[in-house]
Order: sequence, then C1' cells, then structure tokens
RNA sequence: AGCGAAACAAGGCAAACCUGGCGAAAGCCGGGGACGCAAAGCCACGGGCCUACAGCUUAAAGCCAAGGCAGCCGGGCUGCCGCG
Repeated sequence: AGCGAAACAAGGCAAACCUGGCGAAAGCCGGGGACGCAAAGCCACGGGCCUACAGCUUAAAGCCAAGGCAGCCGGGCUGCCGCG
C1' cells in the first nucleotide's frame, strides 16, 4: 500500500399474550408487551399457505378468491453502519 473481516456506535421494527375497534372468517388497525429480526422497510409479480360471506354441490360435508398472509420462500424497489 492492497484485499478480506468481526466488534463498537446511533438507532429501528415488534412474535406470543392482554386490550379497544373492524371483518362471515382468515386477518387487519390502535394501545400495552418483547419472541426475535441486518432489511421483521415497501410492493401480491411467481410459488406456497390460511379463510369461505355469497355461490356450486350435497348425507355429513366438500369445492371455490375476487378475501388474506411481506415475521413462508423467491423476485422488484429503497435504507443504516461499514476499519475510525
């Protein structure tokens, strides 16, 4: 001098559960709360999963997304630190 690399630092989000509300449900929003997350920031494009009001079918029940899940994975876009 070059390459690689943690840690430190500033912070961020928020599972389960409790609670108020919306919804047929899955689930979502607000408050509390932290299991965890280097994208656990945003997007339903692909896969997958969940629910089934209405509808179809029917003995029970089954089928069905235009509803939902981004903290299931992939993908797209964006962001903090980065040898002090």